The RNA shown here (Lysine riboswitch aptamer) has 187 nucleotides and comes from Halalkalibacter krulwichiae. The coordinates come from a structure-prediction model, not an experiment, and the mean pLDDT is 77.
Parts: sequence; structure tokens; C1' cells
RNA sequence: GUGAUUGGUAGAGGAGCGAAAACCAUUAGUACAUGUUCUGAGGGUAAUGAGAACCGUUGAAGUUCAUGAAAAGGGGAAUUCGCCGAAGUGGAAGAAAGACUCAUCUUUCUUAUGCUGGACCUAUGUUGAAUAAGCAUAGGGCUGUCACAUGCUCAACCCAAGGAGUAUGUGGAGAACUAUCUCACGU
Repeated sequence: GUGAUUGGUAGAGGAGCGAAAACCAUUAGUACAUGUUCUGAGGGUAAUGAGAACCGUUGAAGUUCAUGAAAAGGGGAAUUCGCCGAAGUGGAAGAAAGACUCAUCUUUCUUAUGCUGGACCUAUGUUGAAUAAGCAUAGGGCUGUCACAUGCUCAACCCAAGGAGUAUGUGGAGAACUAUCUCACGU
């Protein structure tokens, strides 16, 4: 100096990423329960459809009024923990669950794999009770990192080449980048 199926270790980007229980707001005076008014034969039973079982003139579903009255998911500020492919997401395969069965669908987890450096703003679509938030696509500047070019400063200096930092411009991608160690090869 070069290389090492992603060699090992440590570290940096900032409105940085993710998780957890408690608290708070919203969901909502909603679902639901009890009683009650009207009506009078169906109900669809914790995703949808079909079936089975079951309930129903001792009143189904719906509806009026009164009383009582949630929860989950998502969110907020702080705390704790794990971290910097942190993490998110697409399709594929497998497993489990979704109050009896089948089909579809949805959710969670695992495996290998594709895409995305990161946060923010805007638009469209989608999930959602939501104008919150998430996700996908596109656009906009911002920011970190490396490479190249040019300028400036420092160092070096006979000359030339090369070094460090910084500014501007262009471009690349995280299996990256910086530092360091080990192994192998060369000098």
C1' cells in the first nucleotide's frame, strides 16, 4: 500500500430510530345494559358470505324516552430501555389467531429477498372516529457522509508531485462512512 463471502472492535449524522408500563385528551355521552313508547316476523350470534346449532307472537329486528355507561387500536408530554438498516416497506413461503364448520379476508410472528442515508413541508391515494397519526407515490428545498473539480488558509518546499482544513459546484449510496486491530500478499 492492497485485499479479506457483510473480517473484528469502537464511533458520527439530529426536530435521529424503535419499544415498554403508568398518566392525560380524544374515541363518546358512542357501543352496550336495564326499564319504557310505537310497530309486528324475523334475527345473523365478536371481519364478510354460506351452512349448522340457537333465539323469537311469553314479542325478533327497528324505533321513542329515561337511567347507568365503556373498551381496543391510534395520539400527547415526560420517564426508562435498546440502538445508528437505527428502522420502515413490497412481493414470496410457512405458522398461529380472528367465540361451531367451510371459503374469502384481516392481524401477528418467522425465513430468505427487493427498495429507502436522514428529518421536515406540500399534493394525491390508502388505513383511521378524526382536521391527529401511520403508510405508498411524486415534488420541494435542508442536512450528514464519500468521490471529483475549482478557490482560499495551514503545513511542506530548489522545482514538481503529494498532505490537512474550509467554501462553492456536480454526482453516488448505508453490505455505506470515520478511526483502529487481526490475517494474507507486495514494497
NCBI's taxonomy places the organism under Bacteria, Bacillati, Bacillota, Bacilli, Halalkalibacter. Rfam family: Lysine riboswitch aptamer. About the family: Riboswitches are metabolite binding domains within certain messenger RNAs that serve as precision sensors for their corresponding targets. Rfam 15.1 lists 3,224 matches to the family in 1,923 species.